[in-house]
RNA sequence: CGGACUGUAGUAUAACGGUAGUACGUACCCUUGGGGUGGGUAUAGCCCGAGUUCAACUCUCGGCAGUCCGA
Numbered sequence: 001c002g003g004a005c006u007g008u009a010g011u012a013u014a015a016c017g018g019u020a021g022u023a024c025g026u027a028c029c030c031u032u033g034g035g036g037u038g039g040g041u042a043u044a045g046c047c048c049g050a051g052u053u054c055a056a057c058u059c060u061c062g063g064c065a066g067u068c069c070g071a
Stems, first nucleotide, its partner, number of pairs: 001070007010024004018054001025043006047063005
């Protein structure tokens, strides 16, 4: 320098263009003599910008970051 892929709660990982889920974690409560396990409630997220569309995590373009391949 050229090309490909990936980017979603603190962590991991889903989501035909139509309400952003799940698990772990964290906080509180119940359970226990105390702890662990178990149960309940809560917590917090679509990398950034623009475009298309009635509607975008999803499609298009540009940028940023990371990984890989080639030179």

A computed fold for a 71-nucleotide RNA from Candidatus Harrisonbacteria bacterium RIFCSPHIGHO2_02_FULL_40_20, annotated as transfer RNA. NCBI's taxonomy places the organism under Bacteria, Bacteria candidate phyla, Candidatus Harrisoniibacteriota. Its Rfam family is "tRNA". Rfam classes the family as a transfer RNA. Rfam links the family to the GO term triplet codon-amino acid adaptor activity. The sequence was found in a public genome assembly. Its mean pLDDT, the model's own confidence on a scale to 100, is 81.